[in-house]
Context: one part of a larger RNA
RNA sequence: GGAUGAACGCUAGCGGCAGGCUUAACACAUGCAAGUCGAGGGGCAUCGCGGUGUAGCAAUACACUGGCGGCGACCGGCGAAAGGGUGCGUAACACGUGAGCAACAUUCCCGUAUCUGGGAGAUAACCGGUGGAAACGCCGACUAACAUCCCAUAACAACAGGGGGGACAUCCCCUUUGUUUGAAAACUCCGGUGGAUACGGAUUGGCUCGCGUCCCAUUAGCUAGUUGGCGUGGUAACGGCACACCAAGGCGACGAUGGGUAGGGGUUCUGAGAGGAAGGUCCCCCACAUUGGAACUGAGACACGGUCCAAACUCCUACGGGAGGCAGCAGUGAGGAAUAUUGGUCAAUGGACGGAAGUCUGAACCAGCCAUGCCGCGUGCAGGAAUAAGGCCCUAUGGGUCGUAAACUGCUUUUGUGGUGGAGCAAUAAGGCGCACGUGUGCGUCGAUGAGAGUACAUCACGAAUAAGCAUCGGCUAACUCCGUGCCAGCAGCCGCGGUAAUACGGAGGAUGCAAGCGUUAUCC
Repeated sequence: GGAUGAACGCUAGCGGCAGGCUUAACACAUGCAAGUCGAGGGGCAUCGCGGUGUAGCAAUACACUGGCGGCGACCGGCGAAAGGGUGCGUAACACGUGAGCAACAUUCCCGUAUCUGGGAGAUAACCGGUGGAAACGCCGACUAACAUCCCAUAACAACAGGGGGGACAUCCCCUUUGUUUGAAAACUCCGGUGGAUACGGAUUGGCUCGCGUCCCAUUAGCUAGUUGGCGUGGUAACGGCACACCAAGGCGACGAUGGGUAGGGGUUCUGAGAGGAAGGUCCCCCACAUUGGAACUGAGACACGGUCCAAACUCCUACGGGAGGCAGCAGUGAGGAAUAUUGGUCAAUGGACGGAAGUCUGAACCAGCCAUGCCGCGUGCAGGAAUAAGGCCCUAUGGGUCGUAAACUGCUUUUGUGGUGGAGCAAUAAGGCGCACGUGUGCGUCGAUGAGAGUACAUCACGAAUAAGCAUCGGCUAACUCCGUGCCAGCAGCCGCGGUAAUACGGAGGAUGCAAGCGUUAUCC
């Protein structure tokens, strides 16, 4: 000098863009953050419409009724493994980079091929009964499905045998025969939507290998599933992954083992570079979800807002027993020098579900707070005295200086205040019309919807009106005098100032630097 997720002191007009618990992965009140589908199902708790009945002159009220719109709970499907958070652990195939699978999986999506036949038994809700303070159950009888189960079968796949081709061989390709495994469900006239299987693609994941990735040798030896083989099991798959047997190996001064520290990278800061330092925001990967362990479901988890067990802590209890997990968004306490609102909206982008309308979405987009940073703008402009007054200013008493500064005159109106107008972000959806092939699809055209927000912006009026501080002035280092103090009080980054004329302390006047900031502290180059 530059830099910062900064803090502190003094000060402060505005806007844009960004950033905002670095400490206790400490504990958490409250609300919200993952639902959706009635075009899967039985149904009808609730709301509305219709129908029927009763009362009433009528309005209307009551009762019944799933007929319709719709729909609480229930069964079922898909999602909940994404998105969001944090950095505890981890020195490791964790990350980065390059390659590979000789041994793999992949819901949804796209393409191709084939099939979509027959049957069966339950169960939830509802109903009846019953236990418990609650959480939550238990029993009985009934019923449905795109739920579950059984049988059959095409194509395809796997295995075995035969034949042919390529190839030194392992092996690969084609064809044929046999065996085994092996699916389903409906709506519909058809079409089409859907379902099943297989293959291919795409995507995502799993696994393997080479190289690279901090400090300590005052850590020098480490290792028995250890290293390898054969076999079996297990896995989606390879593998001591696990097990039985056999061999005695394997790693290590090119740093094993042990200890400490730490998420890694893209990047960021600095530097002429080489390097050094950092890994907050954003993106990719990893790990974790109170602590430890385990599996279940599923295409995918050993699962933040799932389950089970154990532990600590907190809460409820009728003492028998139960409930909970903010490292999601807000918010609270605590810790700390220190870090924000218990806000709005699904309008846009994206996600889940759905044929769609749509519903959900603290993802996201916005708004609020904070000079935390960067950038931009303003606090006026021109004229105006051989220079007013005033100065706890200086002085050689002549004067000098603040100083064209002010007053005063003219002008402007960014900003401000008030008024008026007022966006872009919106593309389309359902649906309508037209065109193209055959339903539906595609294209064109019309056609709802804005949280932010009456915001940005534009324009009119008014009036210099609403707007300057902070640090420094001995040298380094730009800027000097007077008074006070008298090795005192104090200053200080280093050298050093202060003991009676201190440009170094305190005050004043003046000056210098930067400026809505300026200094100090901390850390890095």

Predicted 3D model of a 525-nucleotide part of an RNA (small-subunit ribosomal RNA, 5' domain) from an uncultured bacterium.
The prediction has a mean pLDDT of 82.
The RNAcentral record of the full RNA draws on ENA and SILVA.